[in-house]
This is a predicted structure of a 74-nucleotide RNA (transfer RNA) from Spongiibacter pelagi. Its Rfam family is "tRNA". Rfam classes the family as a transfer RNA. RNAcentral holds the sequence, with entries from Rfam.
RNA sequence: GUCCCCGUAGUUCAGCUGGAUAGAAUAAGCGCCUCCUAAGCGCUAGGUCGCAGGUUCAAAUCCUGCCGGGGACG
Numbered sequence: 001g002u003c004c005c006c007g008u009a010g011u012u013c014a015g016c017u018g019g020a021u022a023g024a025a026u027a028a029g030c031g032c033c034u035c036c037u038a039a040g041c042g043c044u045a046g047g048u049c050g051c052a053g054g055u056u057c058a059a060a061u062c063c064u065g066c067c068g069g070g071g072a073c074g
């Protein structure tokens, strides 16, 4: 330099066949339980969906450029 994959909650990831309020687990906070803690159960909060632009009635999802991580080839 060329090509491919990945980037979504603090963390690990699903969702990418365009349309429901963007989800799960875990971590965090609160409550129940317990003599106390842990475990268990319930509730709550937490997201510019890497950034910018485009297409569209509508974009996490499609297109373009850029940024970051990983890989293949030279």
Stems, first nucleotide, its partner, number of pairs: 001073007010026004019057001028044005050066005